[in-house]
Context: one part of a larger RNA
RNA sequence: UUGGGCGUAAAGCGUUUGUAGGUGGCUUUUUAAGUCCACCGUCAAAUUUCAGGGCUAAACCUUGGACAGGCGGUGGAAACUACCAAGAUGGUGUAUGGUAGGGGCAGAGGGAAUUUUUGGUGGAGUAGUGAAAUGCGUAGAGAUUGAAAAGAACACCAACGGCUAAAGCAUUCUACUGGGCCAACACUGACACUGAGAGACGAAAGCUAGGGGAACAAAUGGAUACACCAAUAGUCCUAGUCGUAAACAAUGGAUACUAGGCGCAAUGCAUAUAGACCUAUGUAAUACUAUAGCAAACGCGUUAAGUAUCUGGCCUAGGGAGUACGUUCACAAGAAUGAAACUC
Numbered sequence: 001u002u003g004g005g006c007g008u009a010a011a012g013c014g015u016u017u018g019u020a021g022g023u024g025g026c027u028u029u030u031u032a033a034g035u036c037c038a039c040c041g042u043c044a045a046a047u048u049u050c051a052g053g054g055c056u057a058a059a060c061c062u063u064g065g066a067c068a069g070g071c072g073g074u075g076g077a078a079a080c081u082a083c084c085a086a087g088a089u090g091g092u093g094u095a096u097g098g099u100a101g102g103g104g105c106a107g108a109g110g111g112a113a114u115u116u117u118u119g120g121u122g123g124a125g126u127a128g129u130g131a132a133a134u135g136c137g138u139a140g141a142g143a144u145u146g147a148a149a150a151g152a153a154c155a156c157c158a159a160c161g162g163c164u165a166a167a168g169c170a171u172u173c174u175a176c177u178g179g180g181c182c183a184a185c186a187c188u189g190a191c192a193c194u195g196a197g198a199g200a201c202g203a204a205a206g207c208u209a210g211g212g213g214a215a216c217a218a219a220u221g222g223a224u225a226c227a228c229c230a231a232u233a234g235u236c237c238u239a240g241u242c243g244u245a246a247a248c249a250a251u252g253g254a255u256a257c258u259a260g261g262c263g264c265a266a267u268g269c270a271u272a273u274a275g276a277c278c279u280a281u282g283u284a285a286u287a288c289u290a291u292a293g294c295a296a297a298c299g300c301g302u303u304a305a306g307u308a309u310c311u312g313g314c315c316u317a318g319g320g321a322g323u324a325c326g327u328u329c330a331c332a333a334g335a336a337u338g339a340a341a342c343u344c
Base pairs, nucleotide, nucleotide: 004315005314006313007298008297014201015200016199017198021194022193023192026087027086028085031082033081034080035077036076037075038074039073040072041071042070043069048066049065050064051063052062053061054060091191093187094186096183097182098181099180103177104176106174107173108172109171110154114150115149116148117147118146119145120144121143125136126135162169163168206241207240208239209238210237211236215235216234220230221229222228252311253310254309255308256307257306260289261288263286266283267282268281270279293300294299318343319342326337327336328335329334
């Protein structure tokens, strides 16, 4: 419990594809289901209500009429929704020509640093802290300089920058591959939007099996609790699994409309030119600032939290509680769904 809301007060599913469903742009025609008009039937009486009447009045009793609304039938209307048929091109999509990009996946290569091993030089400390100690070191450490190996991550460029549905993506090159944007306007001819269920993807941590293990490092051990030292799982790879995050812009998606100013990166046109600039401007993305409007305020403000429409999700005082029980999923950890008593 509504004529209300969901950035921060309760509330936007982590993201996406898409089934049912809901909704749907322009022109003409048909039908008449919805819709509208007229008439008919019916919805017992009592009750309600209006105009009267009867008890001395009222309650009460009684006569006649009626609103509103429903259902059925007949006859009409054709604007809107729907249906039938035809057409158009602005929405959608395809093709063409360009273009930017850490988009994805696979393979190959690279340098710096670190650690370890080994050779040389050298000879007493080193490491660590607020101060110390455990640790390492004359069996030669630390330092320095050759060689080798290994694993992980890619400094500078780097940005208020780019790409992706989101999670996320950055050393270089190559193969394969997805999406976007711009231009011109050839084709299709509403093919669209959203989307319950359902499918797919989904950081980190964790789990299973097999590899790998430089560095960091839960647990654990040492040390005077912490800081410190050592170090296992893990972090890495392959194949699976889990399905959660302050998965955040704490803002669902789509469409249209509503002052400007100033950046940035992609691309086009005009202008200019030997060329690069300059100037003006279009499209789509991304920032800042600001008018109207909105907002409890903070603030938002053409990338809306403005003005409207369509559609799906969610909220209804705090705690108990994202708990119990049941069910589904998972190897497990747990996840999803999700109360009540009681209390204030």
The part of an RNA shown here (small-subunit ribosomal RNA, central domain) has 344 nucleotides and comes from Noronhia emarginata. Taxonomically the source falls in Noronhia (Eukaryota, Viridiplantae, Magnoliopsida, Pentapetalae). The coordinates come from a structure-prediction model, not an experiment, and the mean pLDDT is 86.